[in-house]
This is a predicted structure of a 99-nucleotide RNA (SAM riboswitch aptamer (S box leader)) from Psychrobacillus antarcticus. It matches the Rfam family "SAM riboswitch aptamer (S box leader)". Gene Ontology term of the family: regulation of gene expression. NCBI's taxonomy places the organism under Bacteria, Bacillota, Caryophanales, Bacillaceae, Psychrobacillus. The sequence was found by an Rfam model in a public genome assembly.
């Protein structure tokens, strides 16, 4: 970069230092000088793989990632429904394994 499995309604922000865009795309909403986004630094959330404990479920968070504005912010392709609207999927994030 691409396979292949699982997750993805729940959970967690303060400060410095840059300063005008951002929230994958698109099209809608939205966030934004009461400071987006980025980087640091501290905290904190979650428990995928490793670790340890128990060993039926599980626990702790030590390592390794990950995440901390809206359900993945919401829609986008099918189906079904008179309609609000609903199921699945693609598409994307993340893990872990392959090549």
């Nucleotide at each position: 970069u691409u396979c292949u499995u699982a997750u993805c309604a729940a959970g967690a922000g303060a400060g410095g230092u840059a300063g005008a865009g951002g929230g994958a795309c698109u099209g809608g909403c939205c966030c934004u000088a009461u400071g987006a986004u980025a980087c640091c630094u501290c905290a904190g959330c979650a428990a995928c793989a490793g670790g340890c404990a128990a060993u039926u479920u599980u626990g702790c968070a030590c390592u390794g990632u990950g995440c901390u504005a809206a359900u993945u912010c919401c829609a986008g392709a099918a189906g079904c429904g008179u309609g609000a609207g609903c199921u699945u999927g693609a598409a994307g994030a993340u893990a872990a394994g392959a090549a």